[in-house]
RNA sequence: GCGGUCUUGUCGGAGUGCCUCAAAAUUUGCAGUAGAGGCUGAGAUCGCUAUCAGCGGGAUCCGUGGAACCUGAACCGGGUAAUGCCGGCGUAGGAAAACAAGUAACGUUAGGAG
Numbered sequence: 001g002c003g004g005u006c007u008u009g010u011c012g013g014a015g016u017g018c019c020u021c022a023a024a025a026u027u028u029g030c031a032g033u034a035g036a037g038g039c040u041g042a043g044a045u046c047g048c049u050a051u052c053a054g055c056g057g058g059a060u061c062c063g064u065g066g067a068a069c070c071u072g073a074a075c076c077g078g079g080u081a082a083u084g085c086c087g088g089c090g091u092a093g094g095a096a097a098a099c100a101a102g103u104a105a106c107g108u109u110a111g112g113a114g
Stems, first nucleotide, its partner, number of pairs: 001108003006102005011063004017039005045057004069094003075088004
């Protein structure tokens, strides 16, 4: 000096599930709903609109050295109260092509000295 890691700022991308109990109102009854709680996880949150999907915010994660995340998938095996909960699938096909500044230790290169 360069590279990666890490930090900060700006820009961009993504996901937001499963289960239990469920008030009032309505109803023959049930389901569903506000809400309370439980499971896994980095993250399962808030608001608006409204008939179920969409939009926006926050936090979290990820940005090609890409398993953040999507498709395959109402998939396969295991397990659970249940669920992508775990593994496979997966050297599969896609996916934001980041930028700037700083940086102890790490790697590497050049020069000098011993």
TPP riboswitch aptamer (THI element) from Ferrimonas senticii DSM 18821, 114 nucleotides, folded computationally. It matches the Rfam family "TPP riboswitch aptamer (THI element)". From the family's description: Vitamin B(1) in its active form thiamin pyrophosphate (TPP) is an essential coenzyme that is synthesised by coupling of pyrimidine and thiazole moieties in bacteria. The previously detected thiamin-regulatory element, thi box was extended, resulting in a new, highly conserved RNA secondary structure, the THI element, which is widely distributed in eubacteria and also occurs in some archaea. Analysis of operon structures identified a large number of new candidate thiamin-regulated genes, mostly transporters, in various prokaryotic organisms. The THI element is a riboswitch that directly binds to TPP to regulate gene expression through a variety of mechanisms in archaea, bacteria and eukaryotes. through a variety of mechanisms in archaea, bacteria and eukaryotes. NCBI's taxonomy places the organism under Bacteria, Gammaproteobacteria, Ferrimonadaceae, Ferrimonas, Ferrimonas senticii. The coordinates come from a structure-prediction model, not an experiment, and the mean pLDDT is 76. Of the family's consensus pairs, 89% are formed in the model.